[in-house]
A computed fold for a 78-nucleotide RNA from Sulfurimonas sp., annotated as c-di-GMP-I riboswitch aptamer. Its Rfam family is "c-di-GMP-I riboswitch aptamer". From the family's description: GEMM was predicted in a large-scale screen for bacterial structured RNA regulatory elements. It was read from a public genome assembly, where an Rfam model found it.
Parts: sequence; structure tokens; C1' cells
RNA sequence: UAUUGAAAAAGCCACCCUUGUUGUGAAGCAAGCUCGGAAAGUUAUGGGUCUUAUUCCUAAGAUCGCCAGACUGCCAGA
Repeated sequence: UAUUGAAAAAGCCACCCUUGUUGUGAAGCAAGCUCGGAAAGUUAUGGGUCUUAUUCCUAAGAUCGCCAGACUGCCAGA
């Protein structure tokens, strides 16, 4: 470094579900659990999907573990 990889080592996150809680809702947060992940770290920037409303095709939200972009990171190899 516009790089390859998870074989090793140290670690990290935590699907679904349950309980509590917030929200009209999608869904979020906390604890337990652990399906999986080499960025399952951050970001709602572009799409997609979802929710609410409707002034009628727009508006405001949600989702980064749906895809892509941007920013950052451990180890090993090159």
C1' cells in the first nucleotide's frame, strides 16, 4: 500500500428467541442466549425493503446482519 487471507494467535460482534422498557408503527435499547460474521466497526450518502400520514405521489421515519459507496481498525502473508 488501489493488496490477499482467517491457517495460527490475541480478541471482537451477536441472528432468532425470551424478559423488561420506549415508540401510533416499522423498529430501537438493556439483560440472557449464540445462527453466523474478516470489518456483522462507524456513516442513512445512493438504491432496495418496511412503517405512518396523505395536500396524490409526495412527506416524515425505520432498516448498515439487504446491496453499494465513504471513513476507520487487529493479526498473518505478499